A computed fold for a 357-nucleotide part of an RNA from a Patescibacteria group bacterium, annotated as small-subunit ribosomal RNA, central domain.
It matches the Rfam family "Bacterial small subunit ribosomal RNA".
The coordinates come from a structure-prediction model, not an experiment, and the mean pLDDT is 82.
The sequence was found in a public genome assembly.
Context: one part of a larger RNA
RNA sequence: UUGGGCGUAAAGGGUCCGUAGGCGGUCGCACGCGUCGUGGGUUAAAUCCUCGGGCUCAACUCGGGGACCGCUCACGAAACGGUGUGGCUAGAGGCCGGGAGAGGCGAGCGGAAUUACCGGUGUAGUAGUAAUAUGCGUUGAUAUCGGUAAGAACGCCAAAUGUGAAGACAGCUCGCUAGAACGUGCCUGACGCUAAGGGACGAAAGCGUGGGGAGCGAAAGGGAUUAGAUACCCCUGUAGUCCACGCCCUAAACUAUGGAUGCUAGAUAUUGGGAGUAUCGACCCUCCCAGUGUCGGUGAAAAAAGCUAACGCAUUAAGCAUCCCGCCUGGGGAGUACGGCCGCAAGGCUAAAACUC
Repeated sequence: UUGGGCGUAAAGGGUCCGUAGGCGGUCGCACGCGUCGUGGGUUAAAUCCUCGGGCUCAACUCGGGGACCGCUCACGAAACGGUGUGGCUAGAGGCCGGGAGAGGCGAGCGGAAUUACCGGUGUAGUAGUAAUAUGCGUUGAUAUCGGUAAGAACGCCAAAUGUGAAGACAGCUCGCUAGAACGUGCCUGACGCUAAGGGACGAAAGCGUGGGGAGCGAAAGGGAUUAGAUACCCCUGUAGUCCACGCCCUAAACUAUGGAUGCUAGAUAUUGGGAGUAUCGACCCUCCCAGUGUCGGUGAAAAAAGCUAACGCAUUAAGCAUCCCGCCUGGGGAGUACGGCCGCAAGGCUAAAACUC
C1' cells in the first nucleotide's frame, strides 16, 4: 500500500469562518479529455509462468508459446464522469410579515445581604468545634435600632426552560448589534457540501501596566488533631477573585459521539411559530414545521426493525448509504528530549529514539 477502525478498548481537531483541493441537483445539444472496444507498432537479452528437449535425475541449460507494467498510432462507441453551451426549480440564497429568546457590546438605575465607620439602647460574654484552643470583648464586644460608605453577586420567577459555533450567557431599563425558527407568495437559478495550510473566537488559573478591594481566599502566621500532620478542622490572612487595556491558548474544552445530505414503526412531555375547528373573543381540541427531553422498577400501554464485544444506541443513531476533513496502530520511556515556530514569563504547538516489559 491493500485492508481495519475512532461513545466506554488506541483513536473526533475546543469551536467556527474560509483558501487550495476533493466531491456535487435536474433536462437538452455539442465535443470525445477520462472511460470502453477492435486493429497495428513498441515494450533488447536474461529473469518469471507454461509446454517440450539435452546433461543417468535435479540444479543448470536449449527451443516454442505466454504473462506483467505500460507507452504510442488508427478506427469506432457515447451510457457514466469531464468540458462548452442553453434551459429548469426540488438544493442554496434573497425580499416581505408577525412573533420568541440569560445571544453579543455599551450606558444608566434598583433592592436584599455582607463588611467597615459614626450615633443610640444595653452588659458580659462572644465566636468556633466532635471537643477545644488561638481570636474578638469592660479602651464596652456579641445582640438590637438609626445613619453613612464601599465592593461583589443578582433571591423568588426558574423549568426535563431558553439563546449561542464552541467557550459560555440570568436583577431592571435604554441604545447599538448578530443569528435562528415559522408563514406566504415572489425573485436569483446549483450560486452547493467539506475543508489541508490560514484566520478569528476560546472556561479557570497565570502574566504586564494602571485602578479597585466588601466577601471569599492559594501562599504565609497562629490554634487544634496526630507517633508525626509541611494536611483534613478552627482563627487570621497576601496574591488572586472585580474593572480597563494588552498577553497567555490550555481543560473530563464531554454527548468522552467531526460536518453535510437522503432514507428507515411509533408513543409521550415541553419551548417557539403556523393552519384548522370552535367561540362574541380567548382557552380547550386536531394537524403541520423547527428545537429540547423521555420511553424506567411500579405501570393502562410503550422502543419496533437494524446495529453493537457487551454496556447500550435506536428519526437529536452508535441503523441504512454517499461526500469531505481530523485522528489511531502494544505498555512504559513520553506528550518527554532535540530542532523549529509562538510567548514578557509560566509555558504552548509540532514531535522522536535508545533502552525495557